[in-house]
């Protein structure tokens, strides 16, 4: 000097004029006015995860369904974050991971001889038996081409070809044999663990795929601020329909009926049972509410207040931890609209780019001019992930080249 990797931050500022929303205090002629203070984001986006909170509802067991899937930690929790392990990519800094189980079932087009204990297209051999030629008395020897036959080591096809490489052996070959690697089993050592290392033995091997069905382990109620709570008002306490209104015990009252000391009987309340209706995301069990409940049609209201921002909160300092994070102390209150507010104009400055001019130690600096200033708007709130982003700054690390 160049090329990269990882992390963090900013992404406009100031002033003036006018305008908007809100908290709090005060005043008020109830129209509002005044003082003090505050007013969009790193993603507010996606609605992909996890929760807080509210209701079902006092909320249990199971099936189905869904989620996660190496180990350890963090957290309110998580599919997130941190640290590791193994595998892969990269010279490297680093980055990536649907990371449990394949002897059940399924799938792998086409090509190829053959796609799971398969297979001969091109090939290699042809020792042995057969054929031909030569030598030899014969036994037999040498040579040739190949038939029978042998091979799956070489080449080809394919995403993938039934361990790899070297040697021995063979007619040529093959874990056929041997060393190393790999694979399997066992033992030991280290580690919380995933795993790593070492040794021994060994058949030398029926591969891939589970973001295919499936099996295993762990986890999971549902709905959602349009949740929900309260107030006011209005209508038609409307019409139709389903089911039930039963039994037992106790208590109280008796004005109606019979009779009257009391009872029969009637009404009300409490408890239990049967049974019906409804509720608990689907189903079963179980439970709860109600003697009334639910369904259909029709009508009225849809106004106001709360929920609504003090939080698993921000910042600073110190301790612990490799880290994520956590503990302690101090300090601060930083939007709350309700059809949706933070805007407009002017000036100056700032950042970037382009050309021109001047200077220059050739790194750059200055002047005026022109242009540009990204992605993008809270709506119950928080922790994450993912996506978008003009321009700029800071820190750490890796590689290459040159010079000293």
């Nucleotide at each position: 000097g160049g090329a990269g990797c990882c992390g963090g931050c900013c992404g406009g500022a100031u002033g003036a004029u006018c305008g908007c929303c809100u908290g709090u205090c005060g005043a008020u002629u109830c129209g509002u006015c005044g003082g003090c203070g505050g007013g969009a984001g790193g993603a507010a986006a996606g609605u992909c995860c996890g929760g807080a909170c509210u209701c079902c509802a006092g909320a249990g067991g199971g099936c189905a369904g869904g989620g996660c899937g190496c180990u350890g930690g963090g957290u309110a929790a998580c599919a997130c974050c941190c640290a590791g392990g193994c595998g892969g990519a990269g010279c490297g800094a680093u980055c990536c991971g649907a990371c449990a189980c394949c002897g059940g079932c399924g799938c792998a087009a086409c090509a190829g001889a053959g796609a799971g204990u398969a297979g001969a297209c091109c090939g290699c051999c042809g020792a042995u038996g057969g054929c031909c030629g030569g030598g030899g008395c014969a036994a037999c020897c040498c040579g040739g081409a190949u038939c029978a036959g042998g091979c799956a080591a070489g080449g080809g096809u394919g995403a993938a070809a039934c361990g790899g490489c070297g040697g021995g052996g063979u007619a040529a070959g093959a874990g056929c044999c041997c060393a190393c690697c790999g694979c399997g089993u066992c033992u030991g050592u280290g580690g919380u663990g995933a795993c790593a290392c070492a040794g021994a033995c060994g058949g030398c091997a029926c591969g891939g795929u589970a973001a295919g069905c499936g099996u295993c382990g762990c986890c999971c109620g549902g709905a959602g601020c349009a949740a929900g709570a309260c107030c006011a008002a209005a209508u038609a306490g409307g019409a139709g329909g389903g089911c039930a209104c039963c039994c037992g015990a106790g208590g109280c009252u008796c004005g109606a009926c019979c009779a009257u000391a009391u009872g029969g009987g009637a009404g009300c309340c409490u408890c239990g049972g049967a049974c019906c209706g409804g509720c608990c995301g689907g189903c079963c069990c179980g439970g709860c509410c109600g003697a009334g409940u639910c369904c259909u049609c029709g009508g009225g209201u849809a106004g106001g207040u709360c929920g609504c921002a003090c939080g698993a909160g921000g910042c600073c300092u110190g301790g612990g931890g490799u880290a994520a994070c956590u503990c302690a102390g101090g300090u601060c209150c930083c939007a709350g609209a309700g059809a949706a507010a933070u805007g407009a104009u002017c000036a100056u400055c700032c950042c970037c780019g382009c050309a021109u001019c001047a200077g220059u130690u050739c790194g750059c600096u200055g002047a005026g001019g022109c242009g540009g200033g990204a992605c993008a708007g809270a709506a119950u709130c928080c922790g994450g992930c993912u996506u978008a982003c003009a321009g700029g700054c800071c820190g750490g690390c890796u590689c290459c080249a040159a010079c000293g």
Bacterial RNase P class A from a Nitrospirota bacterium, 404 nucleotides, folded computationally. The model forms 96% of the base pairs in the Rfam consensus. The prediction has a mean pLDDT of 76. It was read from a public genome assembly, where an Rfam model found it.